[in-house]
RNA sequence: UUAGAGUUUGAUCCUGGCUCAGAACGAACGCUGGCGGCAUGCCUAACACAUGCAAGUCGAACGAGAAAACCCCGCAAGGGGUUAGUAAAGUGGCGCACGGGUGCGUAACACGUGGGUAAUUUGCCCUUUAGUUUGGGAUAACCUUUCGAAAGAAAGGCUAAUACCGGAGAGACCACAGAAGCAUAAGCUUUAGGGGUUAAAGAUGGGGACCGCAAGGCCUAUCGCUAAAGGAUGAGCCCGCGCACUAUCAGCUAGUUGGUGAGGUAACGGCUCACCAAGGCUAUGACGGUUAGCUGGUCUGAGAGGAUGACCAGCCACACUGGAACUGAGACACGGUCCAGACUCCUACGGGAGGCAGCAGUGGGGAAUCUUGCACAAUGGGCGCAAGCCUGAUGCAGCAAUGCCGCGUGAGUGCUGAAGGCCUUCGGGUUGUAAAUCUCUGUCGGGUGGGAAAAACGGGUUCAUAUUUAAUAAAUAUGAGCAGUGAUGGUACCACCAAAGGAAGAGGCGGCUAAUUCUGUGCCAGCAGCCGCGGUAAUACAGAAGCCUCGAGCGUUGUUCGGAAUUACUGGGCGUAAAGGGAAUGUAGGUGGUGACGUAAGUCAGAUGUGAAAGCCCUGGGCUUAACCCGGGAAGUGCAUUUGAUACUGCGUUGCUAGAGUGCGAGAGAGGAAAGUGGAAUUCCCGGUGUAGGGGUGAAAUCCGCAGAUAUCGGGAGGAUACCAAUGGCGAAGGCAGCUUUCUGGCUCGUAACUGACACUGAGAUUCGAAAGCGUGGGUAGCAAACAGGAUUAGAUACCCUGGUAGUCCACGCCGUAAACGAUGGAUGCUUGUUGUUGGAAGAGUUAACCCUUUCAGUAACGAAGCUAACGCGUUAAGCAUCCCGCCUGGGGAGUACGGUCGCAAGAUUAAAACUCAAAGAAAUUGACGGGGACCCGCACAAGCAGUGGAGCAUGUGGUUCAAUUCGACGCAACGCGAAGAACCUUAUCCUGGUCUUGACAUCCUCUGACCGCCAGCGAAAGUUGGUUUUCCCUUCGGGGACAGAGAGACAGGUGCUGCAUGGCUGUCGUCAGCUCGUGUCGUGAGAUGUUGGGUUAAGUCCCGUAACGAGCGCAACCCACGCCUCUUGUUGCCAUCAUUAAGUUGGGCACUCUAGAGGGACUGCCAGUGUUAAACUGGAGGAAGGUGUGGAUGACGUCAAGUCCUCAUGGCCCUUAUGACCAGGGCUACACACGUGCUACAAUGCAGGGUACAAAGGGCUGCGAAACGGUGACGUGGAGCCAAUCCCAAAAAACCCUGCUCAGUUCGGAUUGAAGUCUGCAACUCGACUUCAUGAAGCUGGAAUUGCUAGUAAUCACAGAUCAGAAUGCUGUGGUGAAUACGUUCCCGGGUCUUGUACACACCGCCCGUCACACCACGAAAGUUGUUUGCACCAGAAGUCGCCGAGCUAACCGCAAGGAAGCAAGCGCCCAAGGUGUGUGCAAUGAUUGGGGUGAAGUCGUAACAAGGUAACC
Repeated sequence: UUAGAGUUUGAUCCUGGCUCAGAACGAACGCUGGCGGCAUGCCUAACACAUGCAAGUCGAACGAGAAAACCCCGCAAGGGGUUAGUAAAGUGGCGCACGGGUGCGUAACACGUGGGUAAUUUGCCCUUUAGUUUGGGAUAACCUUUCGAAAGAAAGGCUAAUACCGGAGAGACCACAGAAGCAUAAGCUUUAGGGGUUAAAGAUGGGGACCGCAAGGCCUAUCGCUAAAGGAUGAGCCCGCGCACUAUCAGCUAGUUGGUGAGGUAACGGCUCACCAAGGCUAUGACGGUUAGCUGGUCUGAGAGGAUGACCAGCCACACUGGAACUGAGACACGGUCCAGACUCCUACGGGAGGCAGCAGUGGGGAAUCUUGCACAAUGGGCGCAAGCCUGAUGCAGCAAUGCCGCGUGAGUGCUGAAGGCCUUCGGGUUGUAAAUCUCUGUCGGGUGGGAAAAACGGGUUCAUAUUUAAUAAAUAUGAGCAGUGAUGGUACCACCAAAGGAAGAGGCGGCUAAUUCUGUGCCAGCAGCCGCGGUAAUACAGAAGCCUCGAGCGUUGUUCGGAAUUACUGGGCGUAAAGGGAAUGUAGGUGGUGACGUAAGUCAGAUGUGAAAGCCCUGGGCUUAACCCGGGAAGUGCAUUUGAUACUGCGUUGCUAGAGUGCGAGAGAGGAAAGUGGAAUUCCCGGUGUAGGGGUGAAAUCCGCAGAUAUCGGGAGGAUACCAAUGGCGAAGGCAGCUUUCUGGCUCGUAACUGACACUGAGAUUCGAAAGCGUGGGUAGCAAACAGGAUUAGAUACCCUGGUAGUCCACGCCGUAAACGAUGGAUGCUUGUUGUUGGAAGAGUUAACCCUUUCAGUAACGAAGCUAACGCGUUAAGCAUCCCGCCUGGGGAGUACGGUCGCAAGAUUAAAACUCAAAGAAAUUGACGGGGACCCGCACAAGCAGUGGAGCAUGUGGUUCAAUUCGACGCAACGCGAAGAACCUUAUCCUGGUCUUGACAUCCUCUGACCGCCAGCGAAAGUUGGUUUUCCCUUCGGGGACAGAGAGACAGGUGCUGCAUGGCUGUCGUCAGCUCGUGUCGUGAGAUGUUGGGUUAAGUCCCGUAACGAGCGCAACCCACGCCUCUUGUUGCCAUCAUUAAGUUGGGCACUCUAGAGGGACUGCCAGUGUUAAACUGGAGGAAGGUGUGGAUGACGUCAAGUCCUCAUGGCCCUUAUGACCAGGGCUACACACGUGCUACAAUGCAGGGUACAAAGGGCUGCGAAACGGUGACGUGGAGCCAAUCCCAAAAAACCCUGCUCAGUUCGGAUUGAAGUCUGCAACUCGACUUCAUGAAGCUGGAAUUGCUAGUAAUCACAGAUCAGAAUGCUGUGGUGAAUACGUUCCCGGGUCUUGUACACACCGCCCGUCACACCACGAAAGUUGUUUGCACCAGAAGUCGCCGAGCUAACCGCAAGGAAGCAAGCGCCCAAGGUGUGUGCAAUGAUUGGGGUGAAGUCGUAACAAGGUAACC
């Protein structure tokens, strides 16, 4: 001490990316903000800097030395004293190389770690030893003069030293040289000897004797100085190892590598130079480019790692940029010097000054980072004997919620659960014990008072002891006492006072992810980390209420690690998801059989050293706690040294034969190369026969053919090799096919003679490598890109056809790629099997062919275990393992650009980024779909009958019109539909106009009154005004009820919107045979099984089989009607028999019909055949009816956001003197037109006139209405009968009989129009039906197309009903007459089952590709242009070191002097910075134009892909 989640799909599993939850920060931004402690605070412009400060100190090294002020003298001028040997300055010493800052440069021995220095140095410090002697000449300060604007400089003169110089002499060093010891190679250490070179400085305190006039000498102490040795500390140099990216940087290097010699350095060294040699580095990545200070550590992480290098600490580098040296122990020097450059400032234009990456601070840049503070009290540093001085190091304070930690903003009580807010189902809920109230407390903040620790020293002074000394001076050391020292700061802390008083916000609430409601908005405004929200009921926007989380903070953004096993060492993969190189040979490298011996490099164990401190961890302690700080420990997995062990690996030696190879004996083969050769067919050429077509296609045409084709026969040319032929053989792969010969590679089997690990893999490298393509030269029969023509088509630059050139063939040379595939790298070992086949061997059997068993090598099919996401693989592994190589890391951009290499070119190879998306993808599942397959059904087609589509009219719809033509319904499944009936009403504000406002309607309250009715005025009416008549019911006499009027408000009302908020109802697929569940089983899972299969059925109907067994909703049956029979009932029904009549009229009867109740009957029950002995089917018998008897009712799971808010109900929204209500009139009935559904026809199977039959089912009191009479008629008069098996509507019609018409726009057809009427109704003008007379249109059987129907059906004929005052050709029913046809399932349409493919799932009305057009974005190319970087060559040459020279100059030494020695200036030379010229390289920016790419709700053109995608697709 390892946590996951969201997102690809209809769903699943996997792969895979994206995103989130965590932690952290030198952060920033937004909102908010009470206190304290401890930390931290320019990450950007190593950009530029005003001002102040940041390094001085020493009088105990030295010489000199003020002034102000004060005092004294003096009338004053002036002088003296104190100040003061002070300040300031100078010589000299030490320091300034530390401390502080920054991270430019640097990929390096820079850093880290461990070593080396026998190749070195080290001021101050410590220890030890010795010494500190004797002389000399200058110089600054100062004074005078001069130059300059200034900075500053020059000349002359004076002076001191612990400044400088000479002599002496120790020690040390150098060379010579003898000896000893040690050692890692050169070497190191010690030591005789003589030679050479070479030191020093004094100061202060005290003092007895001695010397001296004095100072002082002298003595002593302390400090200083010199030399040497050692130590400590610091530094230099060298080495092993570790430490970024890039190969689209592959070769780099002349001081380069080494040697000899010299120079130089503290020191090794090409560090430098001369000469010699030609080396050195590099695939274990040189050289180049880019980036970067390194580390301890920090953040994260389970760890391994990854990222990082603020603060603190160690090292390095730098100090405006570049170069250089000086001084010094130490520098090539942040606050030093010189030069060059850029910049800034001053200037008298001559010349000068400067360097905050020190602390503050300013400007600038930026998202962003503080005070021009206090103090040296502490710690530390420099100087000094010391006091002390200096110290922007440091200690403190200030600013900032920047972070970490701690505290507070109150506690208890308190239900009438107050008010208010919000929600509400209107009951209530919630805010919420929350508030108020009451009782307390007093942290922080405020006030008052007190008040630390950090302080110890040092120094002073007193005393004591010790050391030193001549000394009881002095000094030093130790101890004790005394006085004194604080920036922070009157701070921390403590006590008291008053008072709940002054102190809470931020984000979030769709999922991930804790937390939900209302309102507003209406794909708008907006949100968003990902998925995604928003188009009128948004838990996702905005506000509010409530809630959740954290809390003086909370969020957002950015960055890092984590999650991410998403670079996989721990710890991944490569058949199909991304990924095996096209194949082989083989170099480096990696890996390697078996025995023995040795070694001890790896490995293992122990010890030692190191791994700084801080930090992390453990433990203890100090601040009230914590953060923070202090002590101790552990850890630091590392490196080095050393001692052991020897199993394994390595290395060395020596063996073995199982790997590998050789030999010998056999074998198969389209293995390769070359030469030769054969037959069949196609085409062409030549020749013969022969005549009109041939060819080609879905159909055609182009084309060939009377100049003789096609067909047929003979000869020739060229290319390719049928059958055999195979899941067969060979080869490394590509690939290889007639036959023969020659040359040649590999393989297999058998044998066990030989070698003795010789092996495997293989980065680079090399070779081979289909097709197409390229070059040169040949060849060309067939085929055939391009191209031409013909078709097809909307087009057809295609598919089809006719031609046809490159090419295909050969030789030689390139190219080097393919879906070069088993989409599967090579080698080795191990792990059950079955079957086939090819080549060999052995054994047994057989005369033989042959067969069986075993075995080796190949090649196939199926399969144990195992593996796999699944599919699948499975001894030929994708199983279990080892070794080596190649490759992958989301999709697109892109295998593209740029660069390199190769190529004649085409192009190949290597190979990115910007930008963009949240997916892209694999396998499998369920559906749906297919111009996929199989099976089956249906008036689906076919076979028939009758129609529609043409005419006129009716009716509905669209459109148009209109003031309005109310609304809904729109493929099937809207359109004679809602509407079973619009003149007013209906009716809907659809239009015009007139009116009402608690309302036309409902409930509640108050008052009054019966209401109703009647009359009059106005008005179109609604209504309004007035008059009149009358006085309801119950009663306990209080009142109550119904109705009407008036009034007030709660409310009514809405055919207003949303059928995409809904219920209910309905349509449709479809009366199709399906749709599911429980348990079990299979599968990781979605799911499957059941429900599939074989039969059968109208049927998921039944049977059989079966990992399924059962069950449910559907099917069927149960229900109704019709068809047969029986029983019961007989009036209003019926009449066989009897009587009677005009008549079942009446008597009679209830047999029959009928009525309407109850039963029976039909079940594949029986027979035969077929079938699996089944289910069932076929045929038959009987029967009224036969295989569902016929018809109806009955509509599974679901689909279509199908229809309906205008039947009804209902959420939400809207209207409220109007979108409600009333009324009159109009409209819904319009009419160039289009469509649907119908009616009537076009005629003779007809029409007209006359005559005569036969129904069923219904309806009837606001009704049906008879007879009779009138009218041509509609109808009128009339009123019998009937609340109906009684009466009426009621005549059925077609049919049948008779007559006329005779094929004509007619005696067909009846539209239209005129006139006259009838009926209903308040009213037929807009706008009813009917009647009569007259009129007599179109129409002569209907284009493309299309509908219905399988039997009492179609067709045809009439009847009735609902609605209704009236108004059907519609609708719903009823009966009459009454056919034709079905071979069959190829096709059209619809449906069902199984199967197959799929890139579809909104499900083919799907998905989806490319050009073009438009907008935006990033990138490439480009004549160039600009900037930057660096190489090479050359010019140039400041300052400076070094060298040469040194005629000029010069105090110390030598010399009597002259002069010398030595030095300096000047000059010259080498090197060299900036700069310049020329020419290259790399990078970046930009560029008219141009190229492709990406993105973008509704653009254009086509339809390439996904199904057989309509020409299989792809490389």
Record summary:
The RNA shown here (small-subunit ribosomal RNA) has 1515 nucleotides and comes from an uncultured bacterium. Its Rfam family is "Bacterial small subunit ribosomal RNA". The RNAcentral record of the sequence draws on Greengenes. Model confidence (mean pLDDT): 82 of 100.